[in-house]
Molecule: Glycine riboswitch aptamer
Organism: Chloroflexota bacterium
RNA sequence: ACCGGCCACAGGGGAGAGACUCUGCAAGGAGCGCCGAAGGGGCAAACUCCGCAGGCUCGCGCACAGCGAAGCCCGGAGCGAAACUCUCAGGCAAAAAGGACCCUGUAGCCGUU
Numbered sequence: 001a002c003c004g005g006c007c008a009c010a011g012g013g014g015a016g017a018g019a020c021u022c023u024g025c026a027a028g029g030a031g032c033g034c035c036g037a038a039g040g041g042g043c044a045a046a047c048u049c050c051g052c053a054g055g056c057u058c059g060c061g062c063a064c065a066g067c068g069a070a071g072c073c074c075g076g077a078g079c080g081a082a083a084c085u086c087u088c089a090g091g092c093a094a095a096a097a098g099g100a101c102c103c104u105g106u107a108g109c110c111g112u113u
Base pairs, nucleotide, nucleotide: 001113003111004110005109006108008106009105010104011103012102013101018032020031021030022029023028033092034091035090039088040086041085042084047078048077049076050075051074054073055072056071057070058068059067060066
């Protein structure tokens, strides 16, 4: 330096869902009905650990009894993703704001060559 990753900032793009009812001059508030893409919560397989030798196999054995978690199953726990799901939060005419994610740029940090 190229490339990749993380993070911050700037610019651009960026969906969904009630112009519902009541109240209020309005902003709002209450009620009912909805949305999912700030944030937040939940979990699949895999992986790890545990177990009465629970079932089977296997090994040791005095081949009876018994011992051993070596393998598979079964059960339990841990870890574990999302644009899935929940709808706590947030949001629901237009406008404004917000908005996961995507693109571009700049700075910093990290990594391979």